[in-house]
Context: one part of a larger RNA
């Protein structure tokens, strides 16, 4: 000198764009953050209409609402950085060892049956949370049967290839495995089942790189390898039995400490050093520890079970909870914001659609926290006014500065108009927002501070103080004329900021 997610002191006019718990991965009141589908299903309620009517009502239809069954989504999106020095990350390869819902393309198919369980009704337990028993019922819920190869498994014929195990194509035989309907007058559309391919997303393996310590030198028994089996989507000590005795290590094993990694960011001429906030990719975690279930996908932040700590309710028998989602509260701290608006846009989930949901997101609020831009007036104006300060008392300086004259109106205030963002053939649809912007009016009107002035280092005098009070980044200053302390005048620097502190280069 540059930089910062900064803080502190003094000061503070406006706008745009960003950024904002770095500390206690501390504890959390309250609200919201993941639902949706009635065009899968049976009920319940029910506007309106039609018919009948003993005028009480009944039957049919039915816009719509929905607790339950069922489907899809809650594995995305959002947060945090505790753990992790390698089951991580980055780069480059490999899988002759793998999976992939929704989506795209193609081929083939959907025949015929069955039994339940919610809802509901009744009985009943419990303070509650929540149940129990009996009975009825539907489905795109569940289960057999049929059909079936391009599928899987075993055997088999012929050929080709490679990278060890092997792989590909081909012939034949045997065995096994599917399905669901809905809407519409219909056409048709949306679904369903099996298979092949693609795309997307993942899984696994290898190589190289990846902080400090030797005042850590030896470490390791599922340990290293083999064989067999199990398990997995898949390879594999991943697991089990048996057999062998290996495996890693001075090119630093093991142990200990620290740490999420990267694209990047800061600095530097570069080499390098430091760093990993915001934005993007990957990983890990979700009160602590463990476990699996469901599912295409989780070992699942707002799912389940168990154990621990904590908090709350309780009729003492037993229950409920998890903000490292968005706001917000307490606490900690030098320190970090609103319990705001909207789904209008972009994107996501569900739905045939209308649409519903969306604290993702888009906006607004707060903060000079940062960067950028603008303003606080411009021109003229010497009687060099007054006042202040200094003085050798002549004057010098503040200083064209002010006053005064003539202008301007960025900004401010008021009034009028008023968007883009909104897509398409038309209509409808804007939170921001009557915002930005434009026009007019008013009037210099609403707007300057902070630090320094001994040398380094741009900028000096007076008074006070008297090794005191104090200053200080280093050298140092102050003991009676201090350009170094304090105040005043003046000057220099930067400017809505200026200084200080902390950290990095």
């Nucleotide at each position: 000198g540059g930089a910062u997610g900064a803080a502190c002191g003094c000061u503070g006019g406006c706008g745009g764009c960003g950024u904002g718990c770095c500390u206690a991965a501390c504890a959390c009141a309250u609200g919201c953050a993941a639902g949706u589908c009635g065009a899968a299903c049976g009920g319940a309620c029910a506007a309106g209409g039609a018919c009948c009517u003993u005028c009480g009502g009944g039957u049919c239809u039915g816009c719509g609402u929905u607790a339950g069954u069922g489907g899809c989504g809650g594995a995305c999106g959002g947060g945090u950085g505790a753990g992790u020095a390698a089951u991580g990350u980055a780069u480059g390869a490999g899988c002759a060892a793998c999976c992939u819902g929704c989506c795209u393309u193609u081929c083939a198919g959907a025949g015929g049956g069955g039994g339940a369980c919610a809802a509901c009704a009744g009985u009943u337990g419990g303070a509650a949370a929540c149940g129990a028993c009996u009975g009825c019922u539907a489905a795109u819920a569940c289960c057999g049967c049929a059909u079936a190869a391009a599928g899987u498994a075993u055997u088999u014929u012929a050929g080709g290839g490679g990278c060890a195990u092997c792989c590909c194509u081909u012939u034949a035989a045997u065995a096994c495995c599917a399905a669901a309907g809905g809407a519409g007058c219909a056409a048709u559309c949306c679904g369903c089942u099996g298979a092949a391919a693609g795309a997307u997303g993942g899984g696994c393996u290898c190589a190289u790189a990846u902080c400090u310590g030797a005042u850590u030198a030896g470490u390791u028994a599922g340990u290293u390898g083999g064989c067999a089996g199990g398990g997995u989507a898949a390879c594999g000590g991943c697991c089990u039995a048996c057999c062998a005795a290996g495996a890693c290590u001075g090119c630093g094993a093991u142990c200990a400490g620290u740490a999420g990694c990267c694209g990047g960011a800061c600095u530097g001429a570069g080499a390098g050093g430091u760093u990993g906030a915001a934005c993007g990719g990957c990983c890990a975690c979700a009160u602590u520890g463990g476990g699996a279930c469901u599912g295409a996908g989780a070992u699942a932040c707002g799912g389940c079970c168990c154990a621990g700590a904590c908090u709350c309710c309780u009729a003492c028998g037993g229950g409920a909870g998890g903000c490292a989602g968005c706001a917000g509260u307490g606490g900690g701290g030098a320190a970090u914001a609103u319990u705001g608006g909207g789904c209008a846009a972009u994107g996501g989930g569900c739905g045939a659609a209308a649409g519903c949901c969306u604290g993702a997101c888009c906006c607004a609020g707060c903060a000079a926290c940062g960067c950028c831009g603008c303003g606080u007036g411009a021109a003229g104006g010497a009687a060099g006014a007054a006042g202040g300060u200094c003085u050798u008392c002549g004057g010098a300086u503040u200083g064209u500065a002010a006053a005064c004259u003539u202008c301007u109106u960025u900004u401010a205030u008021g009034a009028g108009g008023g968007a883009c963002g909104a897509a398409g053939g038309a209509a409808u649809u804007g939170a921001c927002g009557g915002u930005a912007c434009c026009u007019c009016a008013u009037g210099a009107a609403u707007a300057a501070g902070c630090c320094a002035c001994g040398g380094c280092u741009a900028a000096c005098u007076a008074c006070g103080u008297g090794c005191c009070a104090g200053c200080a980044g280093c050298c140092g200053c102050g003991g009676u004329a201090a350009u170094a302390c304090g105040u005043a005048g003046g000057u220099g620097g930067c400017a809505a900021g200026c200084g200080u502190u902390a950290u990095c280069c």
Molecule: small-subunit ribosomal RNA, 5' domain
Organism: uncultured bacterium